Context: one part of a larger RNA
């Protein structure tokens, strides 16, 4: 020099940063992914009409809230953490003629007719709960036929062309096969907005190669789906991905295999570079969500706040049987040297859903807390010799401390009280600010409320007096201390740096 530090002593403001580096230890409690009645049928609130009425109420329409359940898109993003991983996981280039992509864009064509069910709801049962079960009604943009059918698919021919192999494209034909859903504005036209098939296009992912990546050889042989073929299944898709069968092969001193270590880059830190270090914050890619396997559903997951199945651990329980996962934000216990707030807001950015109003967002955005770190700024400024008192020192004359100090003067940074007050908010106006009465202006009143810390033997910038006697003690490295110690302690002086100093730890 530099740190995501930490300890000592200190400690006034502000701005913009950052903060569990250890136990990927366990977690009490709030919240973190909802939304859509403009898919659908219900139950219910109000408000109007209206019909019945034993005057207790009860039906139907209209409006307009609310909404448990079907149903749709979201929950694969976004936000955490590095445990694992020496790997095509990263990072750079290049390939898929071996692939998928919801919701945008954009092209073209289409939506005809039917059909049975099932939650909610009703009655019922079982269960302490969690939840089950039966029995009967019911709607859809839920689900299931059928009709349409190519520029889609799959075969089988032609024809024309192109590539590095495998092979690709373009034109025409024949066979066979696959679709769809309605919603809402209005008097109505029509209009919005959604459904279905194909093309093409962004975007987002798969999977492949070259090259490039840490230590050990006191790790020298490794491997049986192991290498390759045929053929079958698989898969969005190439492959032993998998299975059957044949061959015996394949890597490996250019380090295979085996053991430790570890996420990787962009970058950071150093250094003239060359290079060593290092991967907190930020941004990008993997990897993971208690541990270990599994599929499911889905355009897209082997899915943090999903399902299932098995361990462990921790709560409930009527002892049958149930529930849960903070390496999201805060917060707690425990671990340590050592890392905050169970705040405030969606006002802006952004993201889900919806036609929109809007709802939801611990992503953000702000506020607090910590000199943890970089930046700025104050703690006064000019003048002032009787060189004042005290202090120290002293040869006792004096010398420092020292223009420092009173003192005079003028000033108002920051804090502190008043008053005034943003921008950030965009759109055609209108309304909208958590921060926050904050930033900022103006006034008031006053030098008043703000200075330490480490050294002083050489290296290295700064000396003297006393205590102490190899004692007590310092020390980075030489060393110092045994009676005049500029080395220990402590005063006064001085040198450094400065809201900071210094020590330790770690890398150039």
């Nucleotide at each position: 020099g530099a740190u995501g530090a930490a300890c000592g002593c200190u400690g006034g403001c502000g701005g913009c940063g950052u903060g569990c580096u250890u136990a990927a230890c366990a977690c009490a409690u709030u919240c973190a992914a909802g939304u859509c009645g403009a898919a659908c049928g219900g139950a219910u609130g109000c408000g109007g009409g209206u019909g019945c009425u034993u005057c207790g109420g009860u039906g139907c329409c209209c409006g307009u809230g609310u909404u448990a359940g079907u149903g749709g898109c979201g929950g694969a993003c976004g936000g955490g953490u590095g445990a694992g991983u020496a790997a095509c996981a990263c990072g750079u280039g290049a390939g898929c003629a071996a692939c998928c992509u919801g919701c945008c864009u954009u092209u073209a064509a289409g939506a005809g007719g039917g059909g049975g069910a099932u939650a909610a709801c009703g009655c019922u049962g079982g269960g302490a709960a969690a939840c089950c079960g039966g029995c009967g009604c019911u709607a859809a943009u839920a689900c299931c036929g059928c009709a349409u059918a190519a520029c889609g698919u799959a075969u089988u021919g032609g024809a024309c062309u192109c590539g590095c192999a495998u092979g690709g494209g373009u034109c025409g034909a024949a066979u066979a096969c696959c679709a769809a859903a309605g919603g809402g504005a209005g008097c109505a036209a029509u209009c919005c907005u959604g459904c279905u098939u194909a093309g093409a296009g962004a975007u987002g992912g798969g999977c492949u190669c070259g090259c490039g990546u840490c230590c050990g050889a006191u790790u020298a042989g490794g491997c049986a789906g192991u290498u390759g073929g045929u053929g079958g299944g698989g898969u969005a898709a190439c492959g032993g991905c998998u299975c059957a069968c044949c061959a015996a092969a394949c890597c490996g001193a250019c380090g295979a295999u085996c053991g430790g270590u570890a996420g990787c880059c962009g970058g950071a830190c150093u250094g003239a570079g060359a290079g060593g270090u290092u991967g907190a914050a930020c941004g990008g890619c993997c990897a993971c969500a208690u541990u270990g396997g599994a599929a499911c559903u889905g355009a897209g997951a082997a899915a943090c706040g999903g399902u299932c199945c098995a361990g462990a651990c921790u709560c409930c329980u009527a002892c049958g049987g149930g529930a849960g996962g903070c390496a999201g934000c805060a917060g707690u216990g425990g671990g340590g040297a050592a890392u905050a707030u169970u705040g405030g807001g969606c006002a802006a950015u952004g993201g889900g859903c919806g036609a929109a109003a809007g709802c939801c967002u611990g992503a953000c955005c702000u506020a607090g807390c910590g000199a943890c770190g970089c930046c700025g700024c104050g703690u006064g400024a000019a003048g002032g010799a009787a060189g004042a008192a005290g202090g120290u020192c002293c040869u006792c004359g004096g010398a420092u401390u020292g223009u420092a100090a009173a003192c005079u003067u003028a000033u108002g940074u920051c804090a502190g009280g008043g008053g005034g007050g943003a921008a950030g908010a965009a759109g055609a106006g209108a309304g909208u600010g958590a921060c926050g009465g904050u930033a900022c202006c103006c006034c008031c009143g006053a030098a008043g409320g703000a200075a330490g810390c480490c050294a002083c033997g050489g290296c290295u910038a700064a000396c003297u007096a006393c205590g102490u006697g190899c004692c007590a003690g310092c020390a980075g490295c030489c060393g110092c201390g045994g009676u005049a110690a500029u080395a220990c302690g402590u005063a006064g002086g001085u040198g450094g740096c400065g809201a900071g100093c210094g020590u330790u730890a770690u890398c150039c």